Context: one part of a larger RNA
RNA sequence: CUGGGCGUAAAGCGCGCGUAGGCGGCUUGAUUAGUCGGAUGUGAAAUCCCCGGGCUCAACCUGGGAACUGCAUUCUAUACUGUCAAGCUAGAGUAUGGAAGAGGGAAGUGGAAUUCCGGGUGUAGCGGUGAAAUGCGUAGAUAUCCGGAGGAACACCAGUGGCGAAGGUGAUUUCCUGGGCCAAUACUGACGUUGAGGUGCGAAAGCGUGGGGAGCAAACACGAUUAGAUACGCUGGUAGUCCACGUCCUAAUCGAUGUCAAUUAGCCGUUGGCUUCAUUUAAUGACUUAUUGUCUCAGAUAACGCGAUAAAUUGACCUCCUGGGGAGUUCGGCCGCAAGGUUAAAACUC
Repeated sequence: CUGGGCGUAAAGCGCGCGUAGGCGGCUUGAUUAGUCGGAUGUGAAAUCCCCGGGCUCAACCUGGGAACUGCAUUCUAUACUGUCAAGCUAGAGUAUGGAAGAGGGAAGUGGAAUUCCGGGUGUAGCGGUGAAAUGCGUAGAUAUCCGGAGGAACACCAGUGGCGAAGGUGAUUUCCUGGGCCAAUACUGACGUUGAGGUGCGAAAGCGUGGGGAGCAAACACGAUUAGAUACGCUGGUAGUCCACGUCCUAAUCGAUGUCAAUUAGCCGUUGGCUUCAUUUAAUGACUUAUUGUCUCAGAUAACGCGAUAAAUUGACCUCCUGGGGAGUUCGGCCGCAAGGUUAAAACUC
C1' cells in the first nucleotide's frame, strides 16, 4: 500500500452552508501530459533464480545464463483520462403563472381555565389519602354570584395529517421573510456532486445582566408510611419554568440507517397539485408528478427484519470502527464567567 466493515454485534459527525482536494453529461477538432507499443543507452560486482562444475555430501566456493520489474533519450498509436478551442441540452439554474403549509421573525388582539383581590348570598366545615395527619376555616373558609388584577398555555378542529436541513413547529390578525411542489413555454449553457480544515444553526437543563412570576415545581420544611425512609403517596415551597440581550453546544439530537445520482414485479391507503377524459354539478373515479404510510416479489441479510422512502443492484465523495475493563478518564492543547465541552492516551488487568 492492498484486502474487511458501520440498522440491532465496535463503527454515520446533531444538522446545514461551503474552501482546498476528489469525482464529473453529450458532440467535434487540436495537442500527446498521463496511457499503449518499439528501439537505443544505462541499470557495477556480489546477492536472489535457472543450468553446470569443485571440496566424499552439505553449508560453502565457482562458470554461464536469466533477472535487475527502474531511469533517460527517441520513434509510433490516439480509444480512454488530462489540457486547449468550438458547440449542444438530457444534469443544474433563472424567468412567467398557480395551489398548499403549526416553516422563520416582529407587533397587536381574543376566549376558556387556574390563582389572587374587592363586594353580595350563606354556615361549619373544607382539603387530602389506602387510611390519616400536617394545612385552610367563626378574624366567616369551602360552595355560589358579580366586578377587577396578573401571568402562562392555547381545548374542540387534530389526522402513522402538514411544514422545516436538523433541533423543532399548533388560538387569531397584520406586516416582513425562507424553502419545497405543479403546469406549460422561454432563457443560461455543465454553472454539477461530495466536502478535510472553516463557518452558521442546534431540545432540555445550566450560567450572566435586567425584567416578570398565575400555575407547576429541583432544593428545602412539615405531616405520614416504614425496621429505617435522606424515597414513593400528602400539605406547603425557593431557584427554575416566561420575556429581552448574551453565554453554554450537549441528548436514546433515533429511522440507533451520511450526502448525491442511476437501475429494478405488484397491492392497499394518505397529503398537496395539474391537465385531459368519464360520471355528473361538487365532488368522485381514471391519468400524472411530488410527498407520507403499509403489505410483499426478486434480491441481499448471521438472524431479526429490509424490500422503489432498500439494509436490493451499482457509481462518486466524506466521517467513523479494530477484544472487555482501565476510559470517553489522566496529561497537554483549544473553547467557556463557571458548570463543563472538545481533542484524547498509557501502565496495569481479564
Predicted 3D model of a 350-nucleotide part of an RNA (small-subunit ribosomal RNA, central domain) from an uncultured bacterium.
Model confidence (mean pLDDT): 85 of 100.
The full RNA is in RNAcentral, with records from Greengenes.